[in-house]
The RNA shown here (c-di-GMP-I riboswitch aptamer) has 88 nucleotides and comes from a Bacillota bacterium. Its mean pLDDT, the model's own confidence on a scale to 100, is 84.

This record gives sequence, C1' cells and structure tokens, in this order.
RNA sequence: GUUUUAAAAGGGCAAAACCAGCGAAAGCCGGUGGCGCAAAGCUAUGAGUCUAAGUUCCUUCAAGGAAUAUGAUUGUCAGGCUGCAAAA
Repeated sequence: GUUUUAAAAGGGCAAAACCAGCGAAAGCCGGUGGCGCAAAGCUAUGAGUCUAAGUUCCUUCAAGGAAUAUGAUUGUCAGGCUGCAAAA
C1' cells in the first nucleotide's frame, strides 16, 4: 500500500417513539432512547423515492384538483474522498 474479516480489544454512530424548536410540507436540529450498522464517517455527483411553497393548467372560478424542484432523503442504491483493529 492492497484485499478480506468483525472473532477479540479499544471504541464509534444512533432507528422507532417522546419532549422542545425550525420549516408550507417532506424533513432537519437539540435532549431522552436504542432498532440496528465495519464505514449507519464526509460528499446531493448519477439514479430512485418523498414533499409541492412558488409557478402553470383545469374547474362549478369558491373550495378544490393535476403537473412541476430550485426543497428533502447519504440508515434507498451506486460513484468519489477519508478512517480504527486484526489477518493474509
């Protein structure tokens, strides 16, 4: 340096739910919590999925409905970057 593994040691992260806050929403942040994870570390680059404020259209022109990310999701799948331990 590369590959494999999560056995061991030291550890790390933190699902759902609840409380508080932000947001139009999806969702995010903090606390409690722990479902799980060898990258469940970083990155929204590609794809997928979620939401629809705004915009456009439809309508009985009121309510409403449809389409659409510039929004979100890295614990959906990949790509890129980085990393602890052991073995080969």